[in-house]
A computed fold for a 98-nucleotide RNA from a Gemmatimonadales bacterium, annotated as c-di-GMP-I-GGC riboswitch aptamer.

RNA sequence: GUCGAAAAAGGCAAACCCGUCGUGAGGCGGGGACGCAAAGUCAGGAGUCCCGAGCGCACUUGAUCUCCAGCGCGCGAAGGAUCGUCCGGCUGCCGAAG
Numbered sequence: 001g002u003c004g005a006a007a008a009a010g011g012c013a014a015a016c017c018c019g020u021c022g023u024g025a026g027g028c029g030g031g032g033a034c035g036c037a038a039a040g041u042c043a044g045g046a047g048u049c050c051c052g053a054g055c056g057c058a059c060u061u062g063a064u065c066u067c068c069a070g071c072g073c074g075c076g077a078a079g080g081a082u083c084g085u086c087c088g089g090c091u092g093c094c095g096a097a098g
Stems, first nucleotide, its partner, number of pairs: 002098001003095002011036002016031006034084001040090003044087003047082004054075004059070002
């Protein structure tokens, strides 16, 4: 250095519950432990999720056409969330065997 022991010390904390902030995904604090050797950190790439300008299609009303409006479905810019989805960057505790 690689690696991660039915080793030791220490660490983190999913679901769920309470409080709080946010339109929301979700964040933070407390309780709580499914798990984690980077479950430390950075939204750079991919994924997922939120919000949503706008666009398309169908329908309805209005004599007709167009526009507008309503409703349903689909696509979706910008912006955002997630590093406990994966990849990547940076940093790092302990220590047997090989």

It was read from a public genome assembly, where an Rfam model found it.
NCBI's taxonomy places the organism under Bacteria, Pseudomonadati, Gemmatimonadota, Gemmatimonadia, Gemmatimonadales.